[in-house]
RNA sequence: ACGGGCAUAGGUUAAUGGUAAACUCCUGGUCUCCAAAACCAGAGUUCCUAGUUCGAGUCUAGGUGCCCGUG
Numbered sequence: 001a002c003g004g005g006c007a008u009a010g011g012u013u014a015a016u017g018g019u020a021a022a023c024u025c026c027u028g029g030u031c032u033c034c035a036a037a038a039c040c041a042g043a044g045u046u047c048c049u050a051g052u053u054c055g056a057g058u059c060u061a062g063g064u065g066c067c068c069g070u071g
Stems, first nucleotide, its partner, number of pairs: 001070007010024004018054001026042005047063005
């Protein structure tokens, strides 16, 4: 330099173009003499900028970062 892949909650991952979700973590509660475990509830997320569309995590373009490959 060229080609390909990936980017979603603090972490690990889902999601036919139609309400963004689960587990874990965190916070509060129930239980307990206290704690752990268990159970209940809550908070928190689509890498950035544009485009297409009635509607974009998803499709398109550019950018950023990471990984793999070719020379």
About this RNA
Predicted 3D model of a 71-nucleotide RNA (transfer RNA) from a marine sediment metagenome. RNAcentral holds the sequence, with entries from MGnify. Its Rfam family is "tRNA".